[in-house]
Context: one part of a larger RNA
Molecule: small-subunit ribosomal RNA, central domain
Organism: uncultured bacterium
């Protein structure tokens, strides 16, 4: 390349929007581009096969003969693909109604706790561990009372709950925004799918400039431990953790499971609508858990939320080290980030 493949064996991009690109519902006319069929050209020789033939055979040469699966022309045919035109409505979107959420951004406001302050009751220990000490404490601490102030998270409620594409999101209030699923069937009338580049978001941590600093804590000092003990324990403790801006772009970014659509037995929870009513529910629609039938699967296990069947499109894999390294080449303040070898070796 053909083929096989990506939950766990090597392999789904972290997540979205989208450009080109691939591909795409139903029904009518039309063209014939692309497909088919006839006819004609041209497809050197050699080489290849077939048959016979010449050297005693044979290899070899020579003849006929077919093949050269291609191309171009020209008549032709219309089911499919395509173009172009009209129409449908069940994809898809718009509308209306009631509803649902930790879905986002901004602004307020509560209490619990915890540290600090003042002050006041009290007196000799607190604290900490396995056991200690380092701390702190007669300049009166641990404890108790009152009352002040900081920052930060927000018990209960809470649940295999809910929202969101994905990182993620929970105390209540209020404003703004954005999104689903339901009925309804007014409206548009394939407008869909994926999606190379591409551009926007993306947890911790980390950088950069101002701010905050309560509580935890890399580094970093002391204390045990221990042969040692640059740990694990314990006492302190800066950077960070907290805010606004701005960068950075990685995660075991996990359902180690790209999207999108169709189809394929049941039983059992729940969430939101709807729909029934006999306060009993074998309906429907999206979600979101278990358990299983066929089926798939190397087997754990999947199993209408598929890893079944099946189609379209993206992205990736090709034995272990070497290695996500060197080189270069973008990016980036910097740490680093993307792209991404090859020698050697088993």
């Nucleotide at each position: 390349u053909u083929g096989g493949g990506u939950u766990u064996a090597a392999a789904g991009g972290g997540u979205g929007c989208g450009u080109a690109g691939g591909c795409g519902g139903g029904a009518g006319u039309a063209c014939a581009a692309a497909u088919c069929a006839g006819c004609g050209g041209u497809g050197a020789a050699a080489u290849u096969u077939a048959u016979a033939u010449g050297c005693u055979u044979a290899a070899c040469a020579a003849a006929u003969a077919a093949a050269c699966u291609g191309c171009c022309g020209u008549u032709g045919a219309a089911a499919c693909u395509g173009u172009a035109u009209u129409u449908c409505u069940u994809g898809a979107g718009u509308g209306c109604a009631a509803u649902a959420g930790a879905g986002g951004c901004a602004g307020g406001c509560g209490g619990a706790a915890u540290g600090u302050g003042a002050c006041g009751u009290g007196u000799a220990g607190c604290g900490g561990u396995g056991a200690a000490a380092u701390g702190c404490a007669u300049a009166g601490a641990u404890a108790u009372g009152u009352c002040a102030c900081a920052g930060a998270a927000c018990a209960c409620c809470g649940a295999u709950u809910g929202c969101g594409a994905a990182g993620g999101c929970a105390g209540c209030c209020u404003g703004c925004u954005a999104u689903a699923a339901u009925g309804c069937a007014a409206c548009u009338g394939a407008c869909g799918c994926u999606g190379a580049g591409g551009c926007a978001c993306g947890a911790a941590a980390g950088c950069g400039u101002g701010g905050g600093u309560a509580u935890c804590g890399a580094a970093c000092a002391g204390g045990a431990u221990u042969a040692g003990a640059u740990a694990c324990c314990c006492u302190g403790g800066u950077a960070g953790u907290c805010c606004a801006c701005g960068c950075a772009g990685u995660a075991a970014a996990c359902g180690a499971u790209g999207a999108u659509u169709a189809c394929u037995g049941a039983c059992u929870g729940u969430u939101u609508g709807c729909g029934a009513u006999a306060c009993a529910c074998a309906g429907c629609a999206a979600g979101u858990g278990g358990u299983u039938a066929a089926g798939c699967g190397a087997a754990a296990g999947c199993g209408u939320u598929a890893a079944g069947u099946a189609a379209u499109c993206c992205a990736c894999c090709u034995g272990g080290g070497g290695a996500g390294u060197a080189c270069g080449u973008c990016g980036g303040c910097a740490a680093c980030g993307a792209u991404g070898a090859a020698a050697c070796u088993c």